[in-house]
Context: one part of a larger RNA
RNA sequence: CUCACGUUAAGGAACUCGGCAAAAUGCAUACGUAACUUCGGGAUAAGUAUGGCCUCUUUCGGAUGUUAAAGUUUGCGAGAGGUUGCAGAGAAUCGGCAAAAGCGACUGUUUACCAAAAACACAGGUCUCUGCGAAAUCGUAAGAUGACGUAUAGGGACUGACACCUGCCCGGUGCCGGAAGGUUAAGAGGAGCGGUUAGCAUUAGCGAAGCUGUGAAUUGAAGCCCCGGUAAACGGCGGCCGUAACUAUAACGGUCCUAAGGUAGCGAAAUUCCUUGUCGGGUAAGUUCCGACCCGCACGAAUGGUGUAACGACUUUUGCGCUGUCUCAACGUGAGACUCG
Numbered sequence: 001c002u003c004a005c006g007u008u009a010a011g012g013a014a015c016u017c018g019g020c021a022a023a024a025u026g027c028a029u030a031c032g033u034a035a036c037u038u039c040g041g042g043a044u045a046a047g048u049a050u051g052g053c054c055u056c057u058u059u060c061g062g063a064u065g066u067u068a069a070a071g072u073u074u075g076c077g078a079g080a081g082g083u084u085g086c087a088g089a090g091a092a093u094c095g096g097c098a099a100a101a102g103c104g105a106c107u108g109u110u111u112a113c114c115a116a117a118a119a120c121a122c123a124g125g126u127c128u129c130u131g132c133g134a135a136a137u138c139g140u141a142a143g144a145u146g147a148c149g150u151a152u153a154g155g156g157a158c159u160g161a162c163a164c165c166u167g168c169c170c171g172g173u174g175c176c177g178g179a180a181g182g183u184u185a186a187g188a189g190g191a192g193c194g195g196u197u198a199g200c201a202u203u204a205g206c207g208a209a210g211c212u213g214u215g216a217a218u219u220g221a222a223g224c225c226c227c228g229g230u231a232a233a234c235g236g237c238g239g240c241c242g243u244a245a246c247u248a249u250a251a252c253g254g255u256c257c258u259a260a261g262g263u264a265g266c267g268a269a270a271u272u273c274c275u276u277g278u279c280g281g282g283u284a285a286g287u288u289c290c291g292a293c294c295c296g297c298a299c300g301a302a303u304g305g306u307g308u309a310a311c312g313a314c315u316u317u318u319g320c321g322c323u324g325u326c327u328c329a330a331c332g333u334g335a336g337a338c339u340c341g
Stems, first nucleotide, its partner, number of pairs: 001336008010327002014325001019322001027051005036041001038161001052083007060075005084088001096320007103312002108120002124159007136145003162307004167237003172234002174230005181225003187219002192214005199206002238256005265299001266296001277293005
């Protein structure tokens, strides 16, 4: 010097990205226990006191004993007095606590070997498909799962306890419904036009039937066009100008565009670029934090909005306790390193 420990004057987070690590708390009994709350909780909240041993008294039981007692013994306790140590839950085991905010309701699940979370799941909610030989899925099929179930069932999608709610837009895309018209395949249809040649003319050529090639009109479904519906389907939810008796602002008006122009609620937010926005609080001092404001670059309502008791090895801020984290290091124990063998 390295590793693992132990102790430490005074101070006590001044350390540090951050109290990381360590310290502290810890058990039982008695007292006491707030906000908030879904009335269950929160709660071991917080906080306070006591705890060994000896003697005596005693409540309530058990056993024994007795006719019944007395007596003896024993258990959970209560009270009084005494006594010892630095220390009595004497070791070991063994919650630190509180205030506030964000996210997720919760218990659970996850990246075996860098991520345990705010991610996934979840009960609950909604939409949609499915009438049973169900839909859906696997398989070429038979067949199987679904299910030895039957719409209070099964599949898919989204959301995610609970409370209050969930606004406007169907123009685009999707889905559902409609069938008048337009378009439209194979098929049906077979006009017409060829090839061949019996025959006729014999110069050119014409040419029945059959066979064969091609093939117009006409007919012909779904789909698409079209007409409606549907947003807890995919999604979307404006601009400019003017205006009030100080100024400022604009309840108000005009105009353009749109399918409709963002409602409630929230808001510098896990979202705010400018930005350390401005004001207030906390600190001697605060780019973080909390409460407001609203000018939302670029929140917003089941890609859910806003709250929320309880819960969290989650994230952020603060206080108390506590400490070698630090001021600032020291000593000790054990094992290495080092020297010799």
The part of an RNA shown here (large-subunit ribosomal RNA, domain IV) has 341 nucleotides and comes from Salinispira pacifica.
NCBI's taxonomy places the organism under Bacteria, Pseudomonadati, Spirochaetia, Spirochaetaceae, Salinispira.
The full RNA is in RNAcentral, with records from Rfam.
It matches the Rfam family "Bacterial large subunit ribosomal RNA". Rfam links the family to the GO terms structural constituent of ribosome and ribosome.
Its mean pLDDT, the model's own confidence on a scale to 100, is 87.